[in-house]
RNA sequence: GACUCGUUAGCUCAGCCGGUAGAGCACAUGACUUUUAAUCAUGGGGCCAUGAGUUCAAAUCUCAUACGAGUCA
Numbered sequence: 001g002a003c004u005c006g007u008u009a010g011c012u013c014a015g016c017c018g019g020u021a022g023a024g025c026a027c028a029u030g031a032c033u034u035u036u037a038a039u040c041a042u043g044g045g046g047c048c049a050u051g052a053g054u055u056c057a058a059a060u061c062u063c064a065u066a067c068g069a070g071u072c073a
Stems, first nucleotide, its partner, number of pairs: 001072007010025004019056001027043005049065005
């Protein structure tokens, strides 16, 4: 330098062919318990790396950039 893959909740990840975002763990509250832990219930938390484009509509398609991993030279 060229190419490929990845970037989504505090963490680990799903969400493939466009229709407006979920799980597990963690966290908060309540129940249970003498207390803690465990268990159960409920809840909060994301403008989907950044910017632009296409579209009635974009996490998803296109382009550029940033960061990370890899292959080739």

Description:
The RNA shown here (transfer RNA) has 73 nucleotides and comes from Junco hyemalis. Rfam family: tRNA. Rfam classes the family as a transfer RNA. Taxonomically the source falls in Junco (Eukaryota, Dipnotetrapodomorpha, Dinosauria, Neoaves).